[in-house]
RNA sequence: GCGCCCGUGGUCAAAUGGAUAUGACGUAGGCCUCCGAAGCCUGAGAUCGAGGUUCAAUUCCUCGCGGGCGCACCA
Numbered sequence: 001g002c003g004c005c006c007g008u009g010g011u012c013a014a015a016u017g018g019a020u021a022u023g024a025c026g027u028a029g030g031c032c033u034c035c036g037a038a039g040c041c042u043g044a045g046a047u048c049g050a051g052g053u054u055c056a057a058u059u060c061c062u063c064g065c066g067g068g069c070g071c072a073c074c075a
Base pairs, nucleotide, nucleotide: 001071002070003069004068005067006066007065010025011024012023013022018055027043028042029041030040031039048064049063050062051061052060
């Protein structure tokens, strides 16, 4: 340099054009309890960035940024 794949709460995953973006773990508060890290209830917290297409974008397109894999170059 070329090609392919990926980027969603603190972490790991789902949603692949449509309704309040879902779950697990973690976390905060409460309940329970002799106490509790167990059990129960409630909450906070996310779509990498900028444009474009569309009535509607997490999803499709372009560019950029970051990560992974392969190939090429490397006297």